Predicted 3D model of a 163-nucleotide RNA (glmS glucosamine-6-phosphate activated ribozyme aptamer) from Thermoflavimicrobium daqui. Its Rfam family is "glmS glucosamine-6-phosphate activated ribozyme aptamer". It is annotated as a riboswitch. Of the family's consensus pairs, 89% are formed in the model. The sequence was found by an Rfam model in a public genome assembly. NCBI's taxonomy places the organism under Bacteria, Bacillati, Bacillota, Thermoactinomycetaceae, Thermoflavimicrobium.
């Protein structure tokens, strides 16, 4: 330096494939590109949002598209319990209670407003015999949640300070 093997990492709306669907090759059979078998493959969810720690359960939020985004397996930032740290409850501190937050953080409810996606589609390419995979450009549209504003509502005890 090269080759092979093994192990690990990266990636979490993420990965995988024994069914299904589809492709190629060979063989069989055939009028046949239909059919059967074998082998080798392809496909199988479009983004938004989501992580304090431990344990647990197991169809874990939202919309877009609509065509198999069928069917299944695994995982998972969601959920439950406990713990840790913090925020709010109208001066400050401590304790308790309740609610909330997990660092761009932190009460509930109502109303109003604000910004935001990718696929799809169109065009041009790259790889593959093929099913199909993949890149760039253009263009359109969400909801949950978030942010902003207004209003209403939302503790006790003790101490300190001020009036």
């Nucleotide at each position: 330096u090269u080759u092979u093997g093994u192990c690990g990492u990266a990636a979490a709306g993420c990965g995988c494939c024994a069914g299904g669907a589809c492709u190629g090759u060979a063989a069989g059979a055939g009028a046949a590109u239909a059919c059967u078998u074998a082998c080798a493959g392809u496909u199988g969810a479009c983004g938004a949002g989501g992580a304090g720690g431990a344990g647990g359960a197991g169809c874990a939020u939202c919309g877009a598209a609509c065509g198999g985004u069928c069917g299944g397996c695994g995982g998972a930032u969601g959920c439950c319990u406990c713990c840790c740290g913090g925020u709010g409850u109208c001066a400050c501190g401590u304790c308790a209670a309740c609610a909330c937050c997990g660092a761009g953080g932190a009460a509930u409810c109502a109303c109003a407003g604000c910004a935001c996606a990718a696929a799809c589609c169109a065009g041009c390419g790259a790889g593959g015999u093929g099913a199909c995979u993949u890149g760039c450009u253009g263009u359109c549209c969400a909801a949950a949640g978030g942010c902003u504003g207004u209003g209403a509502u939302g503790u006790g005890a003790c101490g300190u300070a001020u009036a």